[in-house]
Molecule: small-subunit ribosomal RNA
Organism: uncultured prokaryote
């Protein structure tokens, strides 16, 4: 020291991405009241108009241009003189090297830090000495004459100095040669001293006359002050040198000729290759030279717990630069921002001949840019320059201005105030919220406004007066000090104070899905948009936009950018490498790193103390000053560092005395597919020859290609040749790895065991380096039997450039040489030492002991299995560690792009090694879990198959659907699980559809109040298709306090009604399906980090998670079963409408008895594997048997677990939301839902003789009936009609059951089968049968002769077959739901098809295989590579060129100072000119490197949808994968 989101169905891990924090010289958006303190071109070191930024000194000098004052002259224009108040220009001195700016360059002794200088300099300042003597000649200014547009400049003449020059003197300093002492890094240095040499100076101002001279007074002189010269101490500043530290790239590995060193010389303030000559051949570098890129460095700043990381604005130290490049001059100091010269670019002026300029000073302008201020005031303060001083100068600085750019402070009011106002928003319509918020009442007065007062910052200094001090002869004067008065403020009438009025002028911004504090409504409808990550938006969006509300911060708030943090995500603190990314394929070994026991020493590391330094500021602590704070001041601490010094000696290191446990050597021994070479052998394949022999062989899933009558295959004999070595053979052996396998011989490496002896740490690892290194491949030459890429053919297939088959060449083999890679794997680097509890077991080689033909124990070196502790994300590892511990090497840092491009190295090539980036994604990955799935496995069920029976598919018809049609053919249902389904019944109605005609508070509900009329209700007529409209008749009700009231109808008004309109993907409810399948879960416990597991798995068994046993589980729940209904047997009770054995009776249980039977309907009994035997584990259970009406669930029904399918239904009902409101509502007439080329589903009837037809005759069950069933009787061929008994039903009716049985007929045919279709005539229901009902009779008499591929049902009272009833219903059934009659066949069995259950396995699936997913192609787009070239930047080399300038040489031209000389002149010295070395820009040539661009081209990424296939994931349908061709 804080974490969170995001990979998954879920989990743990790995791992990236993202967020919350802090900061900023910021910018942008919205907003903006005040003040204080700070800060403000990060880009173009781009270009600059204008002004200012460095001058000063008259007490250095000659002087007086302009101005001022005074005087004079004047032609009134002006001129002259004086003063020195002042001072232009000039000579001279000092300054201009400071201050101010910027960060281009620089990777460097540039900076930082610590040292050195015995190798140095230092103006002004300071300490202490000494001196300041004497001469000389010039040049500016000025005057005159010239040149020039200008800038400027030539010639002549005069002149001063603190300008310049000569001479004197010179302690000391300096130079040369000596001496003594001390120190020393041995180079030298310091002090004292001797001799010699060379070398100085300047005066100015004030005062005074004591001394001398002129003498008012002055000069010399004296004096004071300031200077000057020469030394010296110091201070300050600077130069140089050294140790250490100071970015990235090795896809930069070699660099260097003044280079490295020496000697000598030159040069510098000074050391030095700094420069030159000569000599030597060195110097640097993997501890990263050289090259490239980037960059001013530091104190510090930001961040961070720290270690670190990032950064180098403001302030401070250092450096570098001043338009670009070069150069020197002057000077104490410069190679000089506002100096000089040259070259270049640019700008400006020009009379075209020439000139001028340098804001990276302060302002300011243009430009660039997302972006950075006023052409302000003042020298009042601080500081600087000059001056004796006053003072002058100072864009340093102090202030003000602009900017919310930052930090800090303040305000925008305070208290009361509930009818919880109005209004907004929400609402479940009750209310809630904004909200004490407002209004209103009371109060205050910060800021801002007005008025008045009003600072500190000021002390120096000057001046006046006084006092003291010192110099002096002096009470002149000066110096120094003190006291007092006066003078000096840009900011600024500012801060601050007082008063006045007034709540009056002063709040926004972002956010509200999670992370992350904060939620609702409306709009929108994968649109518009949002988004930091995950992700929102496709009609109910807390995620878009608006609103209300809320949250956060607040004169700010957000966004963007950048840095650190979080990130232990480069891990020193503090990570990893079996499977997640990551151990080099293996060895030998160099550098390096690390290293056993022991003696003594040293003190480099290490530890402790002291000293110096670590600038100031900053940070921190304490204190203080501005009202507080920010800010500022003072003090302290700290600055983790470096240096020096003293000490310690355990550890490391170094030296040293020893040791033997590490390592090694010798001897003996055995084991081994260790390696290399040579030779030998047999089996087999193939080929050749010969024999026998004949029609096939071969091959496959099946075939064919192929071989064979020219004799194959088969078989026998002989021969040739190549390759490989069966059995032995073993998780056996050997080797470093790759790898090694017949036998023998030769050569040879290593390991192991045993015994003693020897050496004495000789060791381990190992960057580079070197060697070895399967297969494939390459080169040359051989060889070639078998096998076999390529290739050919045959098959397979939609295709089949494959899998299968027949052939077949490289190759495989040998020799030599390359290649250097593999899933080169134990995916586990090698090695050391030690320890661990913990072991058990096998095996190979050796040894020891016991026993001894086999065996046992111990030990050692290997090689396996199981397993404890421990470790691990888990899986797993576990004395052969992946446990524990230290040392060394290699490697990793999200996925893709990519092991690719470019570059380099290697290779004959193929290619290998090394190895990026742009771009793109929010994941990619590991292990384990639960499911699901598999053309994985095991076990087991089901009319699942099989075995059977009957159907469907063909025909006609019925019915439903699709399609088509139509004004409409209403809507829904669509694999199983839609399709005789919703619909248990469309002529009207239904009805939702179409057309036409109407109505608008409505056909219907509720409520309100008012007004009017009227009871309600009802009859009739008329128009119309009807709805509707008009007229009309009857009727005056109930209660009453007599006022009226209640209810109802009509009309008008408002809220509303209504909707079969949409959404079944907003829903409830209900239903289907898996499936009547045996499953689905929970509590507690246990195991696991966890998801989860266990239980529920296992052995048996069952229809069953049924039961038993076992068992870290023990129990429980929903399911199963049972309980319920029905049916089969019996009993009891009860007998009417039922029954009738018995007694009577009758046509008839008709009637009277009767209630036994049947039956009815209530209650019970019965069946439980209970009993027996066998099997089984002694269990559960199974098999067989007995008894029984029934036997192992007796048959049937009801009953449907957790869940799945966004399954179905908004049109049954309910319901959110949306839409509609003179219509999408309502009413009415008619039409449609009934259409018809066609396709499908479900059925009916058939195709006939097990039949049809005719006649006769027998036996049910269940159900229904008063708006009904309807008998007998009569009529009709019949449907039916008339009629009406009986029945509210065990009573009456529907009601005749049919198949069956008996008899007859038909005789195999489109029929006496079949009945469609059509015609005619009727019946019934109904307001109405045209569209569009059912039935009857007569006539008609279609297709159809058993049905292709395919497909359905059924396991017993079942299939098949036969009839009966019911719901709906006026009528309409071949459908549906029920009822009984007759009544089979078959099941060996579980291989296969389908569905399901359990266990297990694999998985890249989880929307779960209808999954996932790969590559080409096509299209769009993005970045990158290659490319003939084209074009820039930087740079190397060679040559050329050579400005300015220093230096050198020369110097015939010029020449005041010094010397010689009377002079002329000469000399010395100097200058110009010339020459030379060096050298900038430039030029030529040729390289390197790095950009841009480039027709074309290459792969890569992404993309909604596309094309072709199906490679991978399951045995992925040919197991997959690695290397190679």
């Nucleotide at each position: 020291u804080a974490g969170a989101g995001u990979u998954u169905g879920a989990u743990c891990c790995u791992g990236g991405c993202u967020c919350a924090g802090a900061a900023c010289g910021a910018a942008c958006g919205c907003u903006g009241g005040c003040g204080g303190c700070g800060u403000g071109c990060c880009u173009a070191a781009g270009a600059c108009a204008u002004g200012c930024a460095a001058g000063u000194c008259g007490u250095a000098c000659g002087g007086a241009a302009a101005g001022g004052c005074c005087c004079c002259c004047u032609u009134c224009g002006g001129g002259g003189g004086g003063c020195a108040c002042u001072c232009g220009a000039g000579u001279g001195g000092c300054g201009c090297a400071c201050g101010g700016g910027u960060g281009a360059g620089u990777a460097a002794c540039g900076c930082g830090u610590g040292g050195g200088u015995a190798a140095u300099c230092u103006g002004c300042c300071u300490u202490c000495g000494g001196g300041u003597c004497u001469g000389g000649g010039a040049c500016a200014a000025c005057c005159c004459c010239g040149g020039g547009a200008a800038a400027c400049u030539g010639g002549g003449g005069c002149u001063a100095a603190u300008a310049c020059c000569g001479g004197a003197u010179g302690a000391g300093a300096c130079c040369a040669c000596g001496g003594a002492c001390c120190c020393u890094u041995c180079g030298g240095g310091g002090u004292c001293u001797g001799c010699g040499g060379a070398a100085a100076a300047a005066g100015a101002u004030g005062g005074c006359c004591u001394c001398u001279c002129c003498u008012u007074g002055g000069a010399a002189g004296c004096u004071a002050u300031c200077g000057c010269c020469u030394g010296u101490c110091g201070a300050u500043g600077a130069g140089c040198c050294c140790g250490c530290g100071u970015c990235c790239c090795a896809u930069u590995a070699g660099c260097u000729u003044g280079u490295u060193g020496g000697u000598g010389a030159g040069g510098u303030a000074a050391c030095g290759g700094c420069u030159c000559a000569c000599c030597a051949a060195g110097g640097c570098u993997u501890u990263g030279a050289u090259g490239g890129g980037u960059a001013g460095c530091u104190g510090g700043u930001c961040u961070g717990a720290g270690a670190g990381g990032a950064u180098g604005a403001u302030c401070a130290g250092c450096c570098a630069c001043a338009c670009u490049g070069g150069a020197a001059c002057u000077g104490a100091g410069a190679c000089a921002c506002g100096g000089u010269c040259c070259a270049g670019a640019c700008u400006c002026c020009u009379a075209c001949g020439g000139g001028a300029g340098g804001c990276a000073g302060c302002a300011g302008u243009c430009g660039g840019g997302a972006a950075u201020u006023u052409u302000g005031g003042g020298c009042a303060a601080u500081g600087g320059g000059c001056g004796a001083a006053a003072g002058c100068c100072u864009g340093a600085c102090c202030c003000a201005g602009c900017a919310a750019c930052g930090c800090c402070g303040c305000g925008u009011g305070a208290g009361g105030g509930a009818u919880g106002a109005a209004g907004g928003c929400c609402c479940u319509c009750g209310g809630g919220u904004c909200g004490u918020a407002a209004a209103c009442c009371u109060c205050u007065g910060u800021c801002g406004g007005g008025a008045g007062g009003g600072a500190a910052g000021a002390a120096c200094g000057g001046u006046u007066g006084c006092c003291a001090u010192u110099c002096g002869a002096a009470u002149a004067g000066g110096u120094u000090g003190g006291c007092a008065g006066c003078c000096u403020g840009a900011c600024g009438g500012u801060a601050c104070c007082u008063c006045c009025a007034a709540a009056g002028g002063a709040a926004g911004c972002a956010c509200c899905g999670g992370c992350u504090a904060a939620c609702u409504c409306c709009g929108u409808g994968c649109c518009a948009g949002c988004a930091g990550c995950c992700g929102c938006g496709g009609u109910a969006a807390u995620a878009c936009g608006g609103a209300g509300g809320g949250u956060g911060c607040g004169a700010g708030c957000g966004u963007u950018g950048u840095u650190c943090g979080g990130a232990a995500u480069c891990a020193u603190u503090g990570g990893g490498c079996g499977u997640a990314a990551a151990g080099c394929g293996c060895g030998u070994g160099u550098a390096g790193g690390c290293g056993g026991c022991u003696u003594g020493g040293c003190a480099a590391g290490u530890c402790g103390g002291a000293u110096g330094u670590g600038a100031a500021a900053u940070c921190c602590c304490g204190g203080g000053g501005c009202c507080c704070a920010a800010c500022c001041c003072c003090g302290g601490a700290a600055c983790u560092g470096c240096a020096c010094u003293c000490g310690a000696a355990a550890c490391u290191g170094c030296c040293u005395c020893g040791c033997u446990a590490g390592a090694g050597u010798c001897c003996c021994g055995g084991a081994g597919a260790g390696g290399a070479a040579g030779g030998c052998g047999g089996a087999a394949u193939u080929c050749c020859c010969g024999g026998u022999g004949u029609a096939g062989a071969g091959g496959u899933g099946a075939a064919a290609u192929u071989c064979g009558u020219a004799g194959a295959u088969a078989u026998c004999g002989g021969g040739a040749g190549g390759a490989a070595c069966a059995c032995c053979a073993g998780c056996g052996g050997c080797g470093a790895a790759g790898g090694c396998g017949g036998c023998c011989u030769u050569c040879u490496g290593g390991a192991c065991g045993g015994u003693g002896a020897c050496u004495g740490a000789c060791g381990c690892u190992g960057a580079g380096a070197c060697g070895c290194g399967a297969a494939a491949g390459c080169g040359u030459g051989g060889g070639g039997a078998g096998c076999a890429a390529a290739c050919a053919g045959g098959a397979u297939u939609a295709g089949a450039u494959a899998c299968c088959c027949u052939g077949g060449u490289a190759g495989u083999c040998c020799a030599c040489g390359c290649c250097g890679u593999a899933a080169a794997c134990g995916u586990u680097g090698g090695g050391u030492g030690g320890a661990c509890u913990a072991a058990c077991u096998g095996u190979u080689g050796g040894g020891c002991g016991g026993g001894u033909u086999u065996c046992c124990g111990c030990u050692u070196a290997g090689u396996g299995g199981u397993g404890c502790a421990g470790c691990u994300a888990a899986c797993g590892c576990a004395a052969u560690a992946a446990g524990u511990u230290g040392a060394c090497c290699g490697c990793c840092u999200g996925g893709g792009g990519a092991g690719u491009a470019c570059g380099g190295c290697c290779g004959c090539a193929a290619g290998g090694c090394u190895a990026a980036a742009a771009c793109u994604c929010a994941a990619a990955u590991g292990a384990a879990u639960u499911g699901a799935c598999g053309g994985g496995g095991g076990c087991c069920c089901g009319c699942a198959c099989a075995a059977g029976c009957g159907g469907u598919g063909g025909a006609g018809c019925a019915u439903g659907u699709g399609g088509u049609u139509u004004a409409a053919u209403u809507c829904g249902a669509u694999c199983c699980a839609a399709c005789g389904c919703g619909a248990a019944g469309a002529a009207c109605c239904u009805u939702a559809c179409c057309u036409a005609c109407c109505c608008u508070u409505g056909a219907c509900a509720c409520a309100u109040a008012c007004a009017g009329a009227g009871a309600a209700c009802u009859u009739u007529c008329c128009a119309g298709a009807g709805a509707u409209a008009g007229a009309u008749u009857g009727g005056u009700g109930c209660c009453u306090u007599c006022g009226g009231g209640a209810g109802c109808u009509c009309u008008g008004a408002u809220a509303c009604a209504g909707g079969u309109g949409c959404u079944g993907c907003a829903u409830g409810g209900c239903u289907g399906u898996c499936g009547u399948c045996a499953g689905c879960u929970c509590g507690u416990g246990u195991c696991g980090u966890g998801a989860g597991a266990u239980g529920u798995u296992g052995g048996g068994u069952u229809a069953a998670g049924u039961c038993c046993c076992g068992u870290a589980a023990c129990g429980a729940g929903c399911g199963c079963a049972a309980c319920c209904c029905u049916u089969a047997u019996c009993c009891u009770u009860a007998g009417u409408u039922g029954c009738u054995a018995c007694c009577a009776u009758u046509u008839a249980g008709u009637u009277g008895g009767g209630c036994a039977c049947u039956u009815u309907a209530a209650g019970g009994a019965g069946a439980c594997u209970g009993c027996c035997g066998g099997u089984g584990a002694u269990a559960a259970a199974c098999c067989g048997g007995a008894g029984g009406a029934a036997g192992g669930u007796g048959g049937g029904g009801a009953u449907g677990a957790c869940g799945u399918c966004a399954a179905g239904u908004c049109a049954g009902c309910a319901u959110g939301g949306c839409c509609u409101u003179u219509a999408u509502g309502u009413c009415u007439g008619g039409g449609g839902c009934u259409a018809c080329a066609c396709a499908c589903g479900u059925g009916c009837u058939a195709c006939a003789a097990u039949g049809g037809c005719c006649g006769g005759u027998a036996c049910a069950a269940a159900c229904c009936g008063u708006c009904g069933c309807g008998a007998g009787c009569c009529c009709g061929c019949g449907a039916g009609g008339g009629g009406g008994a009986g029945c509210u039903a065990a009573u009456c009716g529907g009601a005749g059951a049919a198949a069956g049985c008996c008899g007859g007929u038909c005789u195999c045919a489109g029929u006496u089968c079949g009945g469609a279709u059509u015609g005619c005539a009727g019946g019934c229901u109904g307001c109405a049968a045209c569209u569009c009902g059912c039935c009857u009779g007569c006539a008609u008499g279609a297709a159809g002769u058993u049905g292709g591929a395919a497909u359905c049902g059924c396991u017993a009272g079942u299939a098949a077959u036969c009839g009966c009833g019911g719901a709906u219903c006026a009528g309409c059934a071949c459908g549906c739901c029920g009822c009984g009659g007759u009544g089979a066949a078959u099941a060996c069995g579980u291989u296969c098809c389908c569905g399901g259950g359990c266990c297990u396995u694999g998985u890249a699936c989880a929307c779960a295989c209808c999954g996932c997913c790969c590559g080409u192609c096509a299209c769009a787009u993005c970045a990158c590579g290659a490319a003939a070239g084209c074009u820039g930047g930087c740079u190397g080399u060679a040559c050329u060129a050579g400005a300015a300038g220093u230096c050198g040489c020369c110097g015939a031209g010029c020449u005041a100072a010094c010397c010689c000389g009377c002079a002329a002149g000469g000399g010395a010295g100097g200058c110009a000119a010339g020459c030379g070395c060096c050298u900038a820009a430039g030029g030529u040539a040729u390289g390197g490197u790095u950009g841009g661009u480039g027709a074309u081209u290459g792969g890569g990424g992404u993309g909604a949808a596309g094309u072709c296939g199906u490679a991978a994931c399951a045995a992925g349908g040919u197991a997959a994968c690695c290397g190679u061709a």